[in-house]
The RNA shown here (NiCo (Nickel/Cobalt) riboswitch aptamer) has 94 nucleotides and comes from Gelria sp. Kuro-4.
Its mean pLDDT, the model's own confidence on a scale to 100, is 79.
RNA sequence: AUAAUGCUGCAAGAACAGGCGGCCGACCUCACAGUUGGUGAAGCCGGGCACCUUGGGUGCAGCAAGUGUCGGAAAGAGCACUUGUGGGACUGUA
Numbered sequence: 001a002u003a004a005u006g007c008u009g010c011a012a013g014a015a016c017a018g019g020c021g022g023c024c025g026a027c028c029u030c031a032c033a034g035u036u037g038g039u040g041a042a043g044c045c046g047g048g049c050a051c052c053u054u055g056g057g058u059g060c061a062g063c064a065a066g067u068g069u070c071g072g073a074a075a076g077a078g079c080a081c082u083u084g085u086g087g088g089a090c091u092g093u094a
Base pairs, nucleotide, nucleotide: 008094009093010092012091013090016088018045019044020043022039023038024037025036026035027034048060049059050058051057052056062085063084064083065082066081067080068079069078
């Protein structure tokens, strides 16, 4: 110096898995909405953890929505509360 492996970090990447959305079909409805099956070179995300009495449980950050508050013409941000979610693998780079 190079290669490999391991650990740590990242406002990182992506057609992995997965989720949302879109599209198509079916059910239902006056209609809207809803339920369900399919569809991927792909629009958005793709996930940091901690503790415990560990077949699992509890919780934080973050994300989404709602109600209120502040402000005010309106909007936006923030704050409080509520609901849901809260995550496997890989690659790159230091």
Overview: Lineage of the source: Bacteria > Bacillati > Bacillota > Clostridia > Gelria. The RNAcentral record of the sequence draws on Rfam.